[in-house]
Fluoride riboswitch aptamer (crcB RNA motif), 76 nucleotides, folded computationally.
RNA sequence: UAAUUAAGCGGCGAUGAGGCUCGCCUGCAUAAAUGCGAACCGCCCAUUGUCCUGGGCUGAUAGCUUCUAGACGGGA
Numbered sequence: 001u002a003a004u005u006a007a008g009c010g011g012c013g014a015u016g017a018g019g020c021u022c023g024c025c026u027g028c029a030u031a032a033a034u035g036c037g038a039a040c041c042g043c044c045c046a047u048u049g050u051c052c053u054g055g056g057c058u059g060a061u062a063g064c065u066u067c068u069a070g071a072c073g074g075g076a
Base pairs, nucleotide, nucleotide: 010025011024012023013022016067017066018065019064020063021062027036028035029034042057043056044055045054046053
């Protein structure tokens, strides 16, 4: 704003924090309080219509980097 697009604020990207970069969402109702809603909530195998359930696996990052916590190995 009729809608769409762009930009900005804000939010988000499977465990904490900082910096930089990237991506995604960014609406509706109400007089208001408030309610609803988006992005987001890991992977593999088996079972299963789906969900559920059982087993296995990686990671404090979306990416890079620093700090912190935890784990493993070695040295003093």